[in-house]
Molecule: Lysine riboswitch aptamer
Organism: Calderihabitans maritimus
RNA sequence: GGGUGAGGUAGAGGUCGCGGACGUCAUGAGUAUGGACAGGAAGAACGAGGGGGUUCGAUGAACUGUCUAGAAAGGGGCUUCCGCCGAAGUCGUCAGGAUCCCCUAUUCCUGGCAGACUGGGGCUGCGCUAAAUAAGCGUAGCACUGUCACCUGGUCAUGAGCCCGGUGUCCAGGUGGAGAACUAUCUCACAG
Numbered sequence: 001g002g003g004u005g006a007g008g009u010a011g012a013g014g015u016c017g018c019g020g021a022c023g024u025c026a027u028g029a030g031u032a033u034g035g036a037c038a039g040g041a042a043g044a045a046c047g048a049g050g051g052g053g054u055u056c057g058a059u060g061a062a063c064u065g066u067c068u069a070g071a072a073a074g075g076g077g078c079u080u081c082c083g084c085c086g087a088a089g090u091c092g093u094c095a096g097g098a099u100c101c102c103c104u105a106u107u108c109c110u111g112g113c114a115g116a117c118u119g120g121g122g123c124u125g126c127g128c129u130a131a132a133u134a135a136g137c138g139u140a141g142c143a144c145u146g147u148c149a150c151c152u153g154g155u156c157a158u159g160a161g162c163c164c165g166g167u168g169u170c171c172a173g174g175u176g177g178a179g180a181a182c183u184a185u186c187u188c189a190c191a192g
């Protein structure tokens, strides 16, 4: 000065990088729902199914129509702020929680897992979810992009000068791999 392994620190990919929070705007929607009237005629509600229980109902339930009043949540756009670069997401699994009570359900929510897959965003098709032609998720294809390795060609530099070769920087092209990666740097250990 290099090699191998373990650990730490700091960075890069993108101007639509990833996730979150407040605010605001539209959508949701003239929907749910309330009131009045008319019809109707015994059920209805308590998040899914079953069982139980409670409440409302012939002083008229569910449901339908007319008039009238009329939301909200999730998701989305925008500004700002915050945390970051397996950021994050999906599946699986484990634990806990959510109904008046019990059982079942993955229906939903929270957290863990060196369990599996995906480097990243975009477009298109299909499927799921959703009020939706928005957005999200999964999957397949297409090109783009970042990174590492190998190969080919070229520019520049290189131990007197020139040539060939080798090495290194940069550029272009091709092939392939994966984020437990890549770049830089530090510490420890080992081998030579």
Base pairs, nucleotide, nucleotide: 003190004189005188006187007186008185009184010183011182014085017084018083019082020081021080023078024077025076033069034068035067036066037065038064039063043056044055045054046053048104049103050102051101052100088118089117090116091115092113093112094111095110096109097108098107119145120144122142123141124140125139126138127137128136147177148176149175150174151173152172153171154170156168157167158166